This is a predicted structure of a 1417-nucleotide RNA (small-subunit ribosomal RNA) from an uncultured bacterium.
Its mean pLDDT, the model's own confidence on a scale to 100, is 84.
It matches the Rfam family "Bacterial small subunit ribosomal RNA". Gene Ontology terms of the family: structural constituent of ribosome and ribosome.
The RNAcentral record of the sequence draws on ENA and SILVA.
RNA sequence: GAUGAACGUUGGCGGCGUGCCUAACACAUGCAAGUCGAACGAGGUAGUAAUAUCUAAGUGGCAAACGGGUGAGUAACACGUAGUUUACCUGCCCCGAAGUGGGGGAUAACGUCUCGAAAGAGACGCUAAUACCGCAUAAGCUCACGAUCUAUAGAGGGUUGUGAGAAAAGGAGAAAUCCGCUUUGGGAGGGGACUGCGGCCUAUCAGCUAGAUGGUGAGGUAAUAGCUUACCAUGGCAACGACGGGUAGGGGGCCUGAGAGGGUAGACCCCCACACUGGGACUGAGAAACGGCCCAGACUCCUACGGGAGGCAGCAGUGAGGGAUAUUGCACAAUGGGCGAAAGCCUGAUGCAGCGACGCCGCGUGGGAGAAGAAGGCCUUCGGGUUGUAAAUCCCUUUUUUGCGUGACGAGAAAAAGGACGGUAGCGCAAGAAUAAGUCUCGGCUAACUACGUGCCAGCAGCCGCGGUAAAACGUAGGAGACAAACGUUAUCCGGAGUUACUGGGCGUAAAGGGCGUGCAGGUGGUUACUUAAGUCUGAUGUGAAAUCUCUCUGCUCAACGGAGAGGGUGCGUUGGAUACUGGGUGACUUGAGGACGGUAGGGGUGGAUGGAAUUCCGGGUGUAGUGGUGAAAUGCGUAGAUAUCCGGAGGAACACCAGUGGCGAAGGCGAUCCACUAGGCCGUACCUGACACUAAGACGCGACAGCAUGGGGAGCGAACGGGAUUAGAAACCCCGGUAGUCCAUGCCGUAAACGAUGUCAGCUAGGCGUUCAGUUCUCGAAAGGGAACGGGGUGCCGCAGCAAACGCGAUAAGCUGACCGCCUGGGGAGUACGGUCGCAAGAUUAAAACUCAAAGGAAUUGACGGGGGCCCGCACAAGCAGCGGAGCGUGUGGUUUAAUUCGAGGCUACACGAAGAACCUUACCUGGGUUUGACAUAACGGUAGUAAGAAGGGGAAACCCUGAUGACCUUCGGGAGCCGUUACAGGUGCUGCAUGGCUGUCGUCAGCUCGUGCCGUGAGGUGUUCGGUUAAGUCCGCAAACGAGCGCAACCCUCAGCGUUAGUUACAAGUGUCUAACGCGACUGCCCGUGAGAAACGGGAGGAAGGUGGGGAUGAUGUCAAGUCAGCAUGGCCUUUAUAUCCAGGGCUACACACACGCUACAAUGGUCGGUACAACAGGUUGCGAAGUCGCGAGAUGGAGCCAAUCCCCAAAGCCGAUCGUAGUUCGGAUUGCAGGCUGCAACUCGCCUGCAUGAAGCCGGAGUUGCUAGUAACCGCGCGUCAGCUAUAGUGCGGUGAAUACGUUCCCGGGCCUUGUACACACCGCCCGUCACGUCAUGGGAGUUGGUCACGCCUGAAGUCGGGAGGAUAACCGCAAGGAGUCUACCGCCGAGGGCAGGGCCGAUGACUGGGACG
Repeated sequence: GAUGAACGUUGGCGGCGUGCCUAACACAUGCAAGUCGAACGAGGUAGUAAUAUCUAAGUGGCAAACGGGUGAGUAACACGUAGUUUACCUGCCCCGAAGUGGGGGAUAACGUCUCGAAAGAGACGCUAAUACCGCAUAAGCUCACGAUCUAUAGAGGGUUGUGAGAAAAGGAGAAAUCCGCUUUGGGAGGGGACUGCGGCCUAUCAGCUAGAUGGUGAGGUAAUAGCUUACCAUGGCAACGACGGGUAGGGGGCCUGAGAGGGUAGACCCCCACACUGGGACUGAGAAACGGCCCAGACUCCUACGGGAGGCAGCAGUGAGGGAUAUUGCACAAUGGGCGAAAGCCUGAUGCAGCGACGCCGCGUGGGAGAAGAAGGCCUUCGGGUUGUAAAUCCCUUUUUUGCGUGACGAGAAAAAGGACGGUAGCGCAAGAAUAAGUCUCGGCUAACUACGUGCCAGCAGCCGCGGUAAAACGUAGGAGACAAACGUUAUCCGGAGUUACUGGGCGUAAAGGGCGUGCAGGUGGUUACUUAAGUCUGAUGUGAAAUCUCUCUGCUCAACGGAGAGGGUGCGUUGGAUACUGGGUGACUUGAGGACGGUAGGGGUGGAUGGAAUUCCGGGUGUAGUGGUGAAAUGCGUAGAUAUCCGGAGGAACACCAGUGGCGAAGGCGAUCCACUAGGCCGUACCUGACACUAAGACGCGACAGCAUGGGGAGCGAACGGGAUUAGAAACCCCGGUAGUCCAUGCCGUAAACGAUGUCAGCUAGGCGUUCAGUUCUCGAAAGGGAACGGGGUGCCGCAGCAAACGCGAUAAGCUGACCGCCUGGGGAGUACGGUCGCAAGAUUAAAACUCAAAGGAAUUGACGGGGGCCCGCACAAGCAGCGGAGCGUGUGGUUUAAUUCGAGGCUACACGAAGAACCUUACCUGGGUUUGACAUAACGGUAGUAAGAAGGGGAAACCCUGAUGACCUUCGGGAGCCGUUACAGGUGCUGCAUGGCUGUCGUCAGCUCGUGCCGUGAGGUGUUCGGUUAAGUCCGCAAACGAGCGCAACCCUCAGCGUUAGUUACAAGUGUCUAACGCGACUGCCCGUGAGAAACGGGAGGAAGGUGGGGAUGAUGUCAAGUCAGCAUGGCCUUUAUAUCCAGGGCUACACACACGCUACAAUGGUCGGUACAACAGGUUGCGAAGUCGCGAGAUGGAGCCAAUCCCCAAAGCCGAUCGUAGUUCGGAUUGCAGGCUGCAACUCGCCUGCAUGAAGCCGGAGUUGCUAGUAACCGCGCGUCAGCUAUAGUGCGGUGAAUACGUUCCCGGGCCUUGUACACACCGCCCGUCACGUCAUGGGAGUUGGUCACGCCUGAAGUCGGGAGGAUAACCGCAAGGAGUCUACCGCCGAGGGCAGGGCCGAUGACUGGGACG
């Protein structure tokens, strides 16, 4: 885009079309084919009659073979197209010729009678004809025999002679005449038969055929013919697809498409076939006859049960089937048909109407003005936006609608009459915007976006895909888009799809080259001349029905629709011409091909013979305890003597070195040496043949390994198998054994990643470098031999053009061409099932479908990953030191418990974390008690003067409530503030860190991450950033299709170490400047030597307080982890509002079988205790630090000097000196507990710290494992500070004191950086993914069978009927005087024969216990 459509929602009008696609299922009822009285008799009426008139049952004629329906069958001369008919027919019609004379016998109707329920039938009798039958005549016709002319393959035709044969009907009219009849010729139109060509699927149908193919005779037909029959012959068809199976009416056309094609066959036209199913003939010009006949069958109906009737696939209509398809209408007025002389009759053909938006076309549902941009709706950033000039309102119009009136064309011929449609269309008048809009969609494709609801639910979906709490995708609403009396959906077809490729595709890796050759058919074929004209090209001509299509004109107001003319109609035929090319024929040629001759290389093949090395075995010798094997072992072998070693022997298999991207072969493949036989190649010569060629379906042959059969052989190796190991397991990898096999002969098998994943042949198209074979020329050399160049044959590498998706190929093409073959058409199912063929088997070959998925796949890119590689870092390992893990205690977490044990954090990167300090408070949790504009903010409105506040008192656990002495503030004098009430609102540590901001952790202080321009690539992307060095560093240097730049690194900043200057509160006795703190200096690979590339840099050295980033800090790139935090803060959305808010008391966060993490103290003598004694730094201090003195064993109390601080306060400890303890659960260790005290605080019960006395637990150095640290570091020692009333701080953060050990090195563990490689990974290895098993669903193969359809064959039976026979029976016309005859009919018989029966079979389905695999979940 289309449709004979259907369904959903909706629906105003008209015109023209169209309407059972299914059950060729069954049909009630009515109608659809009759007509003629001018062929005939008869009957009725009128008439006295002649006669007139009417009827239409009968005889007769014509028609009924047309028109109308349907598409079952049919794959066929059925259809289309072009022909043939010398092989034919033709009623009615037209033109011509000749006739129409004279006779005869019947019969229906009718009458009488009989039978039957009916349908109907019978007997006798009467009668007519244009019904029937002889005779006469014969222009012409037919036949037989001739003659002649002319065609044909043959037959035919014309003219003519002789002989024979066959015709007829009358009617009307007053008549003229007309209509008929007979014979014949021609025409027109119609038909029969035959032929070429064309148009479906299937080869998993490969062979078919007995009247089959042909001939002869006969029969038969309108006519050819095996059409039929007898005999004879054995043919005929088929890979160019016979035969079989499936499906199907064919065409003009129609739909689509640029076309070529593809699909289709409804309506209209042509042809065919069919008429309940099957068979058959009759009549006729024509039928094997839709509304005729006979028979058989199925079905239905009537019946008096004896017997009969019927055929809507005609028009309506009914039932049924179905998703689905109309009125039992009007009329013959028109067109057409039948009959008739005509009038006319008939006509469900046809013309009309009815129903259906089923289709196409047209019209309308109003037009103009109208901004306060109304109201309402929806959204909102609350400003507004949008619906929207839309509405309202004003003005106008009347197509349409309704009413009234008028009123056709179609109807023509001298005139008249005659209209179903139809009082319709049209026209006029009137009324009044009046009667008339929906459907689908809005994530992308694809035009159109928001809100709410929902929360992987409900649902959507053509594909991709939406929906798991902010859905433009679901539903609703508003708005928008598209089309519009329709709009969507479904179904089907074409297009897009170059996705079956003729036009117009491919096959190295995406699907696809046969494993290889030989070769029949087929296809294709070198140079040249002549000829032919089949192909080809061209002119003319015939045909290609009409309708349809295109164009022009034209009729309905337009259009749809219709009319006229022209064009087109790609095809086929006839005929003329052309001859380049192809083909056919004839002749020639040599370059393709082959041969000959001369050389030549080779693991080419087959058979035979021979050889040495090695393994194993056997015999013997020597010799002794192991050997063998592995990552390590064990099994095994060995004291019955192994292994090792020497000598001898046996046997089998394979042939080291040579050996080479070297050789040969078609491929598989071929490797010791020699001999025999044998195939092919290459080079040279240009002697011969003269296109002999190329390819190759089918066919035939060859064809690794494994396997099979028979017979040999068997050393080594070695499936299966046994044992030993490994392992969670190990049916494997490793080890010890070992059978088939491997080997030979003969025969099968016929497959491989049979690979160059690249078919064979030929031609053409830059180069360069190897190698092998032979040749030619040149050259060196005495020779052997070597070198160079050239043109060939093979075999390799690189590479231009070109090709290619890229990778790559590139004269050995995957380039440019030609010829032929094979093969491919999404993945899976499946190279499977069934069937066929082959095979001994294994199996091979050929080769589907159902079902299922939205991909499967190729090449390349960037990452990530690897029990891949290279390089390099890091307390990463190693080397060390001290620990943790065991104990007790502290703290955190999990778990458990609880009314609550608030919440968060969860590998590294949670767990002394948020928390720099939970008794109340904090506090978010629980229990209980209060409050509700609220504990807190802003605003509006109203109210309020002893107002707000509030002592004291009462209740209460408190909050709070009641009462209430007292009693306010500012002011411009209006008021404000306060308070009370009301309304907006407050409040929320409620949820979502996966809606967010901000901040933070981590990789990681790792050296990376990017950009601009250029260049490369179709592109993703690459280059730069790689590479060679070097560095802590993408640090620097060099090179380089890159050149530069940015964020990172480094530096700039702070601090510590040295010096200088300045200052001097404090320090110290002065003065100084230890010191304090402000500003400077100093270090930069600057200098020297060496290494390195005259580089960067590195190594060493000098000087220096400090040396190669001097130590430390701050500083954290692009990004990753939906990392953490809504409970620090902020914030969208959601939720809550007498509660999830807020206040208060008490409790809880402090629980305790247990597990983990971070710590402290220890286990002691490098120690504990006691005594004496020495040396810091950073800090902090007014609600504070707090001295001396006094009291107390002590915590502390008292005291209050001094200090707003270099001024005052603030014990350093380890250490050192001495004493004691003596290896013990201790003079170690201090948990736990009791008693007595102190301090803070409103308050130490749950639940604080400290002191004294007493008590004195575990613990004697810690399993697997694991942490920190490279120098002023670790370790040890103490001191300060923050938080803080106090403190559970052993934590955190600082400060100083004492002060080590070790680093060979980078193999390994962990983490990281760069390059490279593989990848089926990309939420990226915590990835992906395979198979079994279990369960569910689905389709399918096998299957004992069961059951149906279809097809033909064999035998039996055999209706109707034609044909043949026809003794018997019957018999008007003719012959005969008659008897009788001829002829005809019939019973009956025969052949054929539909159908039926019996039996076996082929093919196709359905179903089947069980079973096989498959797909999906």